[in-house]
This is a predicted structure of a 473-nucleotide part of an RNA (small-subunit ribosomal RNA, 3' major domain) from an uncultured bacterium. RNAcentral holds the full RNA, with entries from ENA and SILVA. The coordinates come from a structure-prediction model, not an experiment, and the mean pLDDT is 84.

Context: one part of a larger RNA
RNA sequence: UGACGGGGGCCCGCACAAGCGGUGGAGCAUGUGGUUUAAUUCGAAGCAACGCGAAGAACCUUACCUGGGUUUGAACUCAACCUGUAAGCCUCAGAGAUGAGGCCCCCUCUUCGGAGGCAGGUUGAGAGGUGCUGCAUGGCUGUCGUCAGCUCGUGUCGUGAGAUGUUGGGUUAAGUCCCGCAACGAGCGCAACCCUUGCCCAUAGUUACUAACGGGUGAUGCCGAGAACUCUAUGGGGACUGCCGGUGAUAAACCGGAGGAAGGUGGGGAUGACGUCAAGUCCUCAUGGCCUUUAUGUCCAGGGCUACACACGUGCUACAAUGGGCGGCACAAAGAGUCGCGAUGCCGUAAGGCGGAGCUAAUCUCAAAAAACCGCUCUCAGUUCGGAUUGCAGUCUGCAACUCGACUGCAUGAAGCUGGAAUCGCUAGUAAUCGCGGAUCAGCAUGCCGCGGUGAUAUGAUCCCGGGCGUGA
Numbered sequence: 001u002g003a004c005g006g007g008g009g010c011c012c013g014c015a016c017a018a019g020c021g022g023u024g025g026a027g028c029a030u031g032u033g034g035u036u037u038a039a040u041u042c043g044a045a046g047c048a049a050c051g052c053g054a055a056g057a058a059c060c061u062u063a064c065c066u067g068g069g070u071u072u073g074a075a076c077u078c079a080a081c082c083u084g085u086a087a088g089c090c091u092c093a094g095a096g097a098u099g100a101g102g103c104c105c106c107c108u109c110u111u112c113g114g115a116g117g118c119a120g121g122u123u124g125a126g127a128g129g130u131g132c133u134g135c136a137u138g139g140c141u142g143u144c145g146u147c148a149g150c151u152c153g154u155g156u157c158g159u160g161a162g163a164u165g166u167u168g169g170g171u172u173a174a175g176u177c178c179c180g181c182a183a184c185g186a187g188c189g190c191a192a193c194c195c196u197u198g199c200c201c202a203u204a205g206u207u208a209c210u211a212a213c214g215g216g217u218g219a220u221g222c223c224g225a226g227a228a229c230u231c232u233a234u235g236g237g238g239a240c241u242g243c244c245g246g247u248g249a250u251a252a253a254c255c256g257g258a259g260g261a262a263g264g265u266g267g268g269g270a271u272g273a274c275g276u277c278a279a280g281u282c283c284u285c286a287u288g289g290c291c292u293u294u295a296u297g298u299c300c301a302g303g304g305c306u307a308c309a310c311a312c313g314u315g316c317u318a319c320a321a322u323g324g325g326c327g328g329c330a331c332a333a334a335g336a337g338u339c340g341c342g343a344u345g346c347c348g349u350a351a352g353g354c355g356g357a358g359c360u361a362a363u364c365u366c367a368a369a370a371a372a373c374c375g376c377u378c379u380c381a382g383u384u385c386g387g388a389u390u391g392c393a394g395u396c397u398g399c400a401a402c403u404c405g406a407c408u409g410c411a412u413g414a415a416g417c418u419g420g421a422a423u424c425g426c427u428a429g430u431a432a433u434c435g436c437g438g439a440u441c442a443g444c445a446u447g448c449c450g451c452g453g454u455g456a457u458a459u460g461a462u463c464c465c466g467g468g469c470g471u472g473a
Stems, first nucleotide, its partner, number of pairs: 007471001009469005016460001019426005026317008034308002042053002064303007076126009088103006106117004128292002131290003137286002139281003142277001144275001149188006155164003168179003194269004199237007209226002213224003240263001243257005319419001323378006335366003340359002345354003385416001390411007432454007
């Protein structure tokens, strides 16, 4: 000077308390450990690994295993020599890779000698490696933490390491601001500038809208028309402690009020200082070194990554009446779509099929929102709860659903009656609950990323955890 303390002071945070809903018990999904295996590829390891890399393992992917091939190689560059093949199509062998045969048989210039291009072969030099080292590295990322800190120049003090500034009195979400002070200034952070949402205005009205006028229909902005409203998308305005009162040191600021759509950072996002963890990643990529070079490269078929006595994490569905079933009937937002979304119609109990209108989309389609609401029924039971498991029959995608896909129908109907110790999330349009969409993707979502609908309880400073500031032996 720091760090640490089961030292003390001040302050903050869903940290606790007060509450609401879960996890831990059940079944299943998924990840991990372990075990097994020819292989169950590799990485991630307290928080900060474990629905993580993987935004999609049937083949491919694929890095693993078994077997079959290959050695200038699957891809790329250069040199020398040789050839006009090679590719493509057909036949045969083969699990395929591949091999054999057949068909086909380069282009430009030309003095007809050849030259150049392209492609193939041979030889050689490079190649290749998801092999090792993240403790050799770049880049990127997590975390403390969106915590309020971390420093510098000059000056001053100290022999010096260093101190001061940055401490102190107030205040703030904030090293935010004010005052004081041997300090005076400055930088990276904070805040603001950016996006979005909430209010208003202007401009613009198509594919969006429909108040007034007219037409038309079984009905509908359907048509003429309109530019009001909604909305869309561009530009402005608006909030600044600006105004009033009080407290305060006459300061900064705080408390209350007015006006206002919004009030003291309005809500949300993006944004992550100096650094810490030799944190993570050599399997995104790049890269030093090492290793490998008829193999640790590469091609192919099949298998595996999907195993299963068990243990843990994260989820989904439930255990029911604030509910289940049936019927009726409303109201979204945000997205996606031409190798696509696919309407009306018809067939099928259904998954789906036939068919193809329209749409490169504010035009058409996906598309039905669901919970809610109105009726009927069930009457507390392992049930008309719950849906695992299993059998049969099907649908779809795809060369191909055996290992190992999703979905449908009929049958079957398991555990489960609210979960021990323990533990997690959440402060407002939040929690809880209800559906909808998208990326990936041929197919496959309880995961992830978004969207809206309904919509609460609680609000204090004793303790636990983490963090900030100053501090004594």